[in-house]
Context: one part of a larger RNA
RNA sequence: CGUUGGAAGUUUGAAGUCACCUGACUCUAGUACGAGAGGACCGAGUUGGACGAACCUCUAGUGUAUCUGUUGUGGUGCCAACUGCAUCGCAGAGUAGCUACGUUCGGAUGAGAUAAGCGCUGAAAGCAUCUAAGCACGAAACUCAGACUAAGAUGAGACUUCCUUUAAGGGUCGUUCAAGACUAGGACGUUGAUAGGCUGCAGGUCUAAAGACAGUAAUGUCAAAGCCGAGCAGUACUAAUUACCCGUAAAC
Numbered sequence: 001c002g003u004u005g006g007a008a009g010u011u012u013g014a015a016g017u018c019a020c021c022u023g024a025c026u027c028u029a030g031u032a033c034g035a036g037a038g039g040a041c042c043g044a045g046u047u048g049g050a051c052g053a054a055c056c057u058c059u060a061g062u063g064u065a066u067c068u069g070u071u072g073u074g075g076u077g078c079c080a081a082c083u084g085c086a087u088c089g090c091a092g093a094g095u096a097g098c099u100a101c102g103u104u105c106g107g108a109u110g111a112g113a114u115a116a117g118c119g120c121u122g123a124a125a126g127c128a129u130c131u132a133a134g135c136a137c138g139a140a141a142c143u144c145a146g147a148c149u150a151a152g153a154u155g156a157g158a159c160u161u162c163c164u165u166u167a168a169g170g171g172u173c174g175u176u177c178a179a180g181a182c183u184a185g186g187a188c189g190u191u192g193a194u195a196g197g198c199u200g201c202a203g204g205u206c207u208a209a210a211g212a213c214a215g216u217a218a219u220g221u222c223a224a225a226g227c228c229g230a231g232c233a234g235u236a237c238u239a240a241u242u243a244c245c246c247g248u249a250a251a252c
Stems, first nucleotide, its partner, number of pairs: 001152001005163007015149004021049007033038001051106005059100004066093005071086006110144003117137001119135002169246004173189005194239003197235005203228003211222004
């Protein structure tokens, strides 16, 4: 821009994309078959491999948020306590998030028309013949059935509701997000929990400083302390102010 009034929501599905994999074992059954040796079809179940999707409860990784220990050196006058730099200085842990090595799930089933093939009836050709007329089967391939996209499907579909005028609705702007390159999308904007802050909790680290006590001292105890807390709740303390723009057609 179109879809022939403008919107919001819910949809149909032309068409397209994806998937379709497979082993072993057990039972049937040491049965059918076979002199024996051996040893099934069909059917039922269990458990794997590879592949794929989703997710983070568990396990594991990362985790330059975080906590702790510690080396060298500089600084805060010194001690103590902090702090800068040294690959995040190094090292030990680690929430959320992201992830796989982790967890869960998937490839089920049936139908249609067939291929090779197996047939029935059956002439040409008094026989025979699956074929010439006719009829019935038959595969992971094909068409459906599963998942997803999908009306620019210009063949532009359908349904429900709203608006009859600065309308309905949308945008700008702001607070933002399990959304994100930017756009877009979602939530919220005081009639408010959208983000931050604060409070509490899950959780991480591992017992802060100061002081007291014990010890000659290192150190230990008071003390699961202190610090943090991307997660979960609550709470208007802060910021989402005020406002502006587009839209306004046809028919009656």
The part of an RNA shown here (large-subunit ribosomal RNA, domain VI) has 252 nucleotides and comes from a Bacteroidota bacterium. Rfam family: Bacterial large subunit ribosomal RNA. Gene Ontology terms of the family: structural constituent of ribosome and ribosome. Model confidence (mean pLDDT): 86 of 100. It was read from a public genome assembly.